[in-house]
Context: one part of a larger RNA
RNA sequence: AACGCUGGCGGCGUGCCUAACACAUGCAAGUCGAACGCGCAUGCAGCAAUGCAUGCGAGUGGCGGACGGGUGAGGAACACGUGGGUUAUCUACCUUGAGGUGAGGAAUACCGGCGAGAAAUCGCCGACAAUACCGCAUACGUUUGGAAACAAACAAAGCUUCUUCGGAGGCGCCACAAGAUGAGCCUGCGUCCGAUUAGCUAGUUGGUGAGGUAACGGCUCACCAAGGCGACGAUCCGUAGCUGGUCUGAGAGGAUGAUCAGCCACACUGGGACUGAGACACGGCCCAGACUCCUACGGGAGGCAGCAGUGGGGAAUAUUGGACAAUGGGCGCAAGCCUGAUCCAGCCAUGCCGCGUGAGUGACGAAGGUCUUCGGAUUGUAAAGCUCUUUUGGCGGGGACGAUAAUGACGGUACCCGCAGAAUAAGCCCCGGCUAACUUCGUGCCAGCAGCCGCGGUAAUACGAAGGGGGCUAGCGUUGUUC
Numbered sequence: 001a002a003c004g005c006u007g008g009c010g011g012c013g014u015g016c017c018u019a020a021c022a023c024a025u026g027c028a029a030g031u032c033g034a035a036c037g038c039g040c041a042u043g044c045a046g047c048a049a050u051g052c053a054u055g056c057g058a059g060u061g062g063c064g065g066a067c068g069g070g071u072g073a074g075g076a077a078c079a080c081g082u083g084g085g086u087u088a089u090c091u092a093c094c095u096u097g098a099g100g101u102g103a104g105g106a107a108u109a110c111c112g113g114c115g116a117g118a119a120a121u122c123g124c125c126g127a128c129a130a131u132a133c134c135g136c137a138u139a140c141g142u143u144u145g146g147a148a149a150c151a152a153a154c155a156a157a158g159c160u161u162c163u164u165c166g167g168a169g170g171c172g173c174c175a176c177a178a179g180a181u182g183a184g185c186c187u188g189c190g191u192c193c194g195a196u197u198a199g200c201u202a203g204u205u206g207g208u209g210a211g212g213u214a215a216c217g218g219c220u221c222a223c224c225a226a227g228g229c230g231a232c233g234a235u236c237c238g239u240a241g242c243u244g245g246u247c248u249g250a251g252a253g254g255a256u257g258a259u260c261a262g263c264c265a266c267a268c269u270g271g272g273a274c275u276g277a278g279a280c281a282c283g284g285c286c287c288a289g290a291c292u293c294c295u296a297c298g299g300g301a302g303g304c305a306g307c308a309g310u311g312g313g314g315a316a317u318a319u320u321g322g323a324c325a326a327u328g329g330g331c332g333c334a335a336g337c338c339u340g341a342u343c344c345a346g347c348c349a350u351g352c353c354g355c356g357u358g359a360g361u362g363a364c365g366a367a368g369g370u371c372u373u374c375g376g377a378u379u380g381u382a383a384a385g386c387u388c389u390u391u392u393g394g395c396g397g398g399g400a401c402g403a404u405a406a407u408g409a410c411g412g413u414a415c416c417c418g419c420a421g422a423a424u425a426a427g428c429c430c431c432g433g434c435u436a437a438c439u440u441c442g443u444g445c446c447a448g449c450a451g452c453c454g455c456g457g458u459a460a461u462a463c464g465a466a467g468g469g470g471g472c473u474a475g476c477g478u479u480g481u482u483c
Stems, first nucleotide, its partner, number of pairs: 001479005008355006015347001016313001021311003025308003030063003035060002038057008070266003080190007089183002094179004099174003102136001104134002111126006141154005158171005192238001194236001199229003204226008241263004245256004268289005291302004319345001321344003327341001328339004358388004368379004394419005402410001427472005432453003438467005448455002
């Protein structure tokens, strides 16, 4: 863990181990008007044209969607662990240093007109903006060539606050050097079972040259050579995410890898690239496949191994909850917005820990039950009675820390004070030996028990019931797994 019986409270944890089975519905990644133009609405001013302000909307553009969250299918491998290497490498945002930010151009989405389509969506024409795009200038510097001198190539973008209108600041942008952080690659050692798997290998092993990459490399290609691995187990088959750890044990060891943390892999199945500092990208794109849905039959849409939730499978695992108050993340100058990360609440004795179900007194040893040798014994101070207490629960009142100014989902919660009242609260298994605990009745190798030995065929401490007793206790027992 599950199941059976039982069940008062609290704190802290844990909660699909099975079908990486299929998923209705909602939410889970946005943000920026201090980059840009446009449309709509409202208000103000104006006779009007129009201007200003506020809000909303889609679009261009920037940053973020490579983090965070899930799962363990695959993988026996430099995947992981540990120690090194990288003179063979990259790194957005951040920090530091030093330099620059000049002058122009052509487009385009939204929009308008026309059109196609059931829809998804798309086509043609026209106008317009930018921190979008493209030249030019300049080059501290970088790259390439060169022994050097030197030559060639390579940039940029603006927005905003204040203003005494001179300017001063803030956020940016470009190229460079360094740092920090993150990552890539290489490598020594370690890492399950099977020999009823003994041979395996043609880009295979190495070289030359070229291509490619951020980077080394058969990484890829052309040519050349014939190598490379293997009984210290190659190849093949099976199984498996790895580790810190966890359980057990005196230890050595054995087993294990839930929660938490690090790494890896995957995102309907298979393949591919694009964008980007970073992906070959869970909630991006393209192709193929299976499945589901819409369709006007021409064609389209989708991917919960995110959080809840549904069906199914199963012995078995929870709410379609609250809040961004805290911590953290993204964007933003900020205000702020977003955040099923997170913090909380709900459900379940699923685990651990704590508390309670009363305490003292009370013998004529009451009644009742059971047993009896009929005298009594036992249940048993147990009950009743008397005297107290109030944990928990109930009612009333106060009421936080978490938030150094403001801001509290949790929550009128925790906690504190007062009031009434023994009041609201005990079960489960066992009693032949192992193994603590015994009698009566019923049954009669039947019904049944059983972990092992074994009980039961008419006096059963072993079956069933009762009385009594033993053990544990909000649990107890059974089954399963590990040591």

Annotation: The part of an RNA shown here (small-subunit ribosomal RNA, 5' domain) has 483 nucleotides and comes from an uncultured bacterium. Rfam family: Bacterial small subunit ribosomal RNA. The RNAcentral record of the full RNA draws on Greengenes. The coordinates come from a structure-prediction model, not an experiment, and the mean pLDDT is 87.